[in-house]
Predicted 3D model of a 76-nucleotide RNA (transfer RNA) from Candidatus Roizmanbacteria bacterium CG10_big_fil_rev_8_21_14_0_10_39_12. The source organism's lineage runs through Bacteria, Bacteria candidate phyla and Candidatus Roizmaniibacteriota. Its Rfam family is "tRNA". From the family's description: Transfer RNA (tRNA) molecules are approximately 80 nucleotides in length. By type it is a transfer RNA. The same sequence occurs in records of 3 taxa.

RNA sequence: GCGGAGUUAGUUCAGUUGGUAGAACGUCUCUUUUCCAAAGAGAAGGUCACGGGUUCGAGUCCCGUACUCCGCUCCC
Numbered sequence: 001g002c003g004g005a006g007u008u009a010g011u012u013c014a015g016u017u018g019g020u021a022g023a024a025c026g027u028c029u030c031u032u033u034u035c036c037a038a039a040g041a042g043a044a045g046g047u048c049a050c051g052g053g054u055u056c057g058a059g060u061c062c063c064g065u066a067c068u069c070c071g072c073u074c075c076c
Stems, first nucleotide, its partner, number of pairs: 001072007010025004019056001027043005049065005
């Protein structure tokens, strides 16, 4: 330099045909218990990597950029 995959909650990941962003774990509160743990109930937490475009409407489609990983090529 070329090609491919990935980037979504604190963490690990879903989101299939463009139509109100989710799960598990974790955190906080409450119940239960002498206390802890476990169990049950509830809540908070997201500019969907960044910037544009298309569209009535974009996590999803298109373009560019950044970062991570894999392969190829060149040099040493």